Small-subunit ribosomal RNA, 3' minor domain from a Planctomycetota bacterium, 145 nucleotides, folded computationally.
Context: one part of a larger RNA
RNA sequence: CACCGCCCGUCACACCACGAAAGCCAGUGGAACCAGAAGUCGGUAACCCAACCUUCGGGAGGGAGCCGCCCAAGGUUUGACCGGUGAUUGGGGUGAAGUCGUAACAAGGUAGCCGUAGGGGAACCUGUGGCUGGAUCACCUCCUU
Repeated sequence: CACCGCCCGUCACACCACGAAAGCCAGUGGAACCAGAAGUCGGUAACCCAACCUUCGGGAGGGAGCCGCCCAAGGUUUGACCGGUGAUUGGGGUGAAGUCGUAACAAGGUAGCCGUAGGGGAACCUGUGGCUGGAUCACCUCCUU
């Protein structure tokens, strides 16, 4: 580039991130129960044993074994948190030259906007209450000349 201006929304196309979603797949920590290795501790110890005692029989003491408590990994069930993924779906963003209209900006051609309700391909339209951040014309009050 100044109305041959500016500009709004639906729709179509492409890409991007996000949300919802039957579910699916992991991770974290929790609860209940099952089961329970190794080991400490406790009990027992008919079997075993070098030091000590012995009247040589054994005793004291120790140990294998067995039992119990605690208990790791593991198993079953359950609910919690946090990720990934998911047919489909919702709007959002971006993108020289797509479609439909023309809502807003001038009184934008029905002044506009806000709240609310209803309606409509879309911008929007209608009702109702409010605001002037409305143009124009007339009148009133005040101020200046």

Description: It matches the Rfam family "Bacterial small subunit ribosomal RNA".